Overview
Predicted 3D model of a 690-nucleotide part of an RNA (large-subunit ribosomal RNA, domain II) from a marine sediment metagenome.

Context: one part of a larger RNA
């Protein structure tokens, strides 16, 4: 892991609803007696028939009070019993789960220390002290040589250890192997016996060690501690269906009210759209009339420079600058203005919504998310947060975006080898148009991207020169005064300053550019000639092109593949295309009508047309299906074969129900009721096979 079996909302007792029974201004017994039972007594008590005040106490009233004022709580008839059922409470209180706490034992055969008695350290080295001798002192001292055999000495096996590293981690092994290291006569190892315990021991201290368990062992009890957490909780079908917010909260992943959901009972259109009337109001805009910013400008105080002055006092200013004025902007905490919405409100009409409203049982929800559009924060970042408002997800399939919770189309009661159409699409993968018309792109742009850039191409203006010859090209000319002056070693158009004229001309700069040491040289402007129609700017606009760099091959149309497109733009038509929307047929719910039976006359089954309606998590209603036992039941089926098993093409809208064959071999059990150990893929779910 697979199978099977077992496995979770119970009971007791209060208290409040709902259904049903009895009774009814009442309803009922509780112990306790009697009886085998089955039931009988039993009226003590409770609820119910009256309330108000702290009470005294009054009573349809009564409390407040100085009140008779006024309020305030009452008065208008429905109760109770028992039974089922939803819910709360008190109990373990659906089930499993804690780390813990507290009490009572039981461990020092490991392992820490202590004691008692025992046992154990190859061989090697080095050589205190002391001792002799011998030299040496007046004696001492002191030197030498010998002898000696200390010592938490040295070197290395047993023995204890355990430093590196390598293996090894479902190991050989719940701490080990090889290598290599430390101590090895000592604070040494180490036999056997004994002693010290749970807030206690021991501990040369590491919170270590007390039996593979240690920041408090272990076992049994309290004990089903408690868990606002996490997991699970078992058969079917119908109806309806949320929330993820608002206060509070030692709250914030809990909880409580309230909102939204359901179910009843009541009212019967009060609701919600839409239409008109009729309000309030300070957004979006705009504006600057305030209250601030905010440009230039003209005045024009006050300051600053600078100049004149002993001092007063003056002048001057391409400084700063208030008020005033002109032109010019800006505001969420401005406003002299003001929308469209949405909000309240009356009134009519018509749609009719699983509409409103008010009591009352029963929930769930209090982490939302994403898009749109209107905001704060953020950095006009974020798949970012935070409000307001719509809308999808949530709790929603299905068509489309190649793929995709939230985006676009559209809300799935089942069928059906029929239709139509939405988003979106019709070369092929792929179901439809290789469709009709015009135009544009040449980048494969479409099929990512900015500032910026460019004789790319289209459109539509506007302007300039042009058959008295235009642009462009080619032929000629581009001249004197002049090497203008200054300046400079030079400076002749062309270093640099300053000025920029006459002349001749058809033109020609006191030079527009290369060049020279400076001259020279070569070109421009500007002329004429040759030709013979157009040629030139700068604006708007479509599509495009550059700008363009990323990590495993194309990889930034889903592929193929496309160029008067199968790409863009505009316009027609057709078709294709979902569970939409039609038809055909069947369920099943409502809502209305009609029969028809039953009626306690309120109404209720039942069949039938006829409209609607059936996505669905948390949840709420409702209604079944099987299980196992009582009962009616000494019934009914059963050896002519009961349960079980097992094969099958039967029946039912589901849980489920029959037949039949085999197999088994003695019980089953139909209907209507009642009771419940009453249903299992899941719980790192238990216990079994395997």
């Nucleotide at each position: 892991g697979u199978c099977a079996a077992c496995g979770a909302c119970u009971u007791a007792c209060c208290c409040u609803g709902u259904g049903u029974a009895g009774c009814g201004a009442g309803g009922u017994u509780a112990a306790g007696c009697c009886g085998c039972g089955a039931g009988g007594u039993g009226u003590a008590g409770c609820c119910g028939u009256a309330g108000c005040g702290a009470a005294a106490g009054c009573g349809a009233g009564u409390c407040u009070u100085a009140a008779u004022a006024g309020g305030g709580c009452g008065u208008u008839u429905a109760g109770u019993u028992a039974c089922a059922u939803g819910g709360g409470g008190u109990a373990g209180a659906c089930c499993c789960g804690a780390a813990g706490c507290c009490g009572g034992g039981u461990g020092a055969u490991c392992u820490a220390u202590c004691c008692a008695u025992g046992g154990c350290c190859a061989g090697g080295g080095u050589g205190a002290a002391g001792c002799g001798a011998a030299g040496g002192u007046a004696a001492u001292a002191c030197u030498u040589c010998g002898u000696g055999g200390a010592g938490g000495c040295c070197c290395g096996a047993a023995c204890c250890a355990c430093u590196a590293u390598a293996g090894g981690u479902u190991g050989a092994a719940a701490a080990c192997u090889g290598u290599u290291u430390g101590g090895a006569u000592g604070a040494g190892c180490u036999g056997u016996g004994g002693a010290u315990a749970g807030g206690a021991g021991u501990g040369a201290a590491a919170g270590g060690c007390u039996a593979a368990u240690c920041a408090a062992a272990c076992u049994c009890g309290g004990u089903g501690a408690u868990a606002g957490c996490u997991g699970g909780u078992u058969u079917u079908c119908u109806c309806c269906g949320a929330a993820a917010u608002a206060u509070a909260u030692u709250u914030a992943g809990g909880u409580a009210u309230a909102g939204c959901c359901u179910c009843g009972u009541a009212u019967g259109u009060u609701u919600a759209c839409u239409g008109a009337c009729g309000g309030a109001g300070g957004u979006a805009g705009a504006g600057c009339a305030c209250u601030g910013a905010u440009u230039g400008g003209a005045c024009u105080a006050g300051g600053g420079g600078u100049c004149u002055c002993a001092c007063c006092a003056g002048a001057u200013u391409a400084c700063c600058a208030a008020a005033c004025c002109c032109a010019u902007u800006c505001a969420a905490a401005c406003u002299c203005c003001g929308a469209a919405u949405g909000c309240c409100g009356u009134c009519a009409a018509g749609u009719u919504a699983g509409a409103g409203u008010a009591c009352g049982g029963g929930a769930g929800u209090c982490a939302g998310a994403c898009u749109g559009c209107g905001g704060g924060a953020g950095a006009u970042a974020a798949g970012u947060u935070c409000c307001g408002u719509g809308g999808u997800c949530g709790a929603g399939a299905g068509g489309g975006a190649a793929a995709g919770a939230a985006c676009c189309c559209a809300g799935a009661c089942c069928g059906c080898c029929a239709g139509c159409u939405a988003a979106g699409g019709u070369c092929c993968c792929u179901a439809a148009a290789u469709u009709c018309a015009u135009g544009c792109u040449a980048a494969g742009u479409g099929g990512a991207a900015a500032a910026g850039g460019a004789g790319g191409u289209g459109g539509a203006a506007c302007u300039g020169c042009c058959c008295a010859g235009a642009c462009a090209a080619c032929c000629a000319g581009g001249a004197g005064g002049u090497u203008g002056g200054c300046u400079u070693a030079g400076a002749a158009g062309c270093a640099g300053c300053a000025a920029c004229c006459c002349u001749u001309u058809a033109a020609a700069g006191a030079a527009a550019g290369c060049g020279u040491a400076a001259c020279a040289g070569c070109u421009c402007a500007c002329u004429g000639g040759u030709c013979g129609a157009g040629u030139g700017g700068g604006g708007c606009u479509g599509c495009g092109c550059c700008g363009a760099a990323a990590a495993u091959u194309c990889a930034a149309c889903g592929g193929g593949g496309c160029u008067u497109a199968a790409g863009c733009a505009u316009g027609g038509u057709a078709c294709c295309g979902a569970a939409g929307c039609u038809g055909c047929g069947g369920a099943u719910c409502a809502u209305a009508a009609a029969a028809a039976u039953c009626u306690u006359c309120g109404g209720a089954u039942u069949u039938u047309u006829a409209u609607g309606a059936u996505g669905g998590u948390a949840g709420g209603a409702g209604a079944a299906c099987a299980u196992u036992g009582u009962g009616g039941c000494c019934g009914c089926c059963u050896g002519a074969g009961a349960a079980g098993g097992u094969a099958c093409a039967c029946c039912g809208u589901a849980a489920g129900g029959a037949g039949u064959g085999c197999u088994g071999g003695a019980g089953g059990u139909u209907c209507c009721a009642c009771a419940a150990g009453a249903g299992c893929u899941u719980a790192u779910g238990u216990u079994g096979a395997c």